[in-house]
RNA sequence: AGUGAUGAUAGAGGUGCAAGGUUCAAGAGUAGUACAUUCGAGGGCGAACAAGUCCAGUGAAAAUGUAUGAAAGGGGAGCUUGCCGAAGUGGAGCGUCGUUGUUUCCGAUGCUGUGCUGGUUUUACAUUUAAGAGAUGUAAGACUGUCGAAUCUAAACGUUUCGGAGAGCUAUCACACAU
Numbered sequence: 001a002g003u004g005a006u007g008a009u010a011g012a013g014g015u016g017c018a019a020g021g022u023u024c025a026a027g028a029g030u031a032g033u034a035c036a037u038u039c040g041a042g043g044g045c046g047a048a049c050a051a052g053u054c055c056a057g058u059g060a061a062a063a064u065g066u067a068u069g070a071a072a073g074g075g076g077a078g079c080u081u082g083c084c085g086a087a088g089u090g091g092a093g094c095g096u097c098g099u100u101g102u103u104u105c106c107g108a109u110g111c112u113g114u115g116c117u118g119g120u121u122u123u124a125c126a127u128u129u130a131a132g133a134g135a136u137g138u139a140a141g142a143c144u145g146u147c148g149a150a151u152c153u154a155a156a157c158g159u160u161u162c163g164g165a166g167a168g169c170u171a172u173c174a175c176a177c178a179u
Base pairs, nucleotide, nucleotide: 002177003176004175006174007173008172009171010170011169014084016083017082018081019080020079022077023076024075032068033067034066035065036064037063038062042055043054044053045052046105047103048102049101050100051099087117088116089115090114092112093111094110095109096108097107098106118144119143120142121141122140123139124138125137126136127135128134146164147163148162149161150160152158
C1' cells in the first nucleotide's frame, strides 16, 4: 500500500420493491333489473349556474313487498417477469378526458422540474375506502443492513454505545493527481 459528488461494470440488505395474469374471500344479497301496491311530477348525463339531450300520466322520483342479481378499485395465496430510488410520496408548472360554456370546483391521467424516505414493522392521530383490510401523511418506538467514531477483546469480518444517509456501501477496471 492513497485521494477523487470522475466514469463504467457487477453486486449486497429481506416479511426487499414494482408489474402482470390465475385463484380465493370480501364488496353483497349491495347497486341494478322485473312484477305488484301506495303516491302523483319530476328524474338522468361528476358538482353549481345556464344550455343541450334522453326518459317520464302507457306513471318520474320516493316508499313497501316478492323474485332475480352483478362489477370496479382495494386485499390474501402462490406463479411469472423486471429490478435494489428498486419504488413511494409532497409542492409547483403545462396539457388531455369526464355532452357544451364558466369555475386554479371534483375525479382520472400524461409530461417537466424539485423536496422527502436505506429497508421492514408496531402504536396514535388524520385522509381515503364497504371496511377494525389495505394505502398515504405526521409523530414516537422496535428490528435490521451499511459506513463512521469510540469501546470490550490477544485479535477479528466479533461485543456495546452513539451518529450519518442511497448523490450511500462493497468489488473490479479506466482516468486524473499524489507517493

The prediction has a mean pLDDT of 81. Lysine riboswitch aptamer from Lysinibacillus xylanilyticus, 179 nucleotides, folded computationally. The RNAcentral record of the sequence draws on Ribocentre. The source organism's lineage runs through Bacteria, Bacillota, Bacilli, Bacillaceae and Lysinibacillus.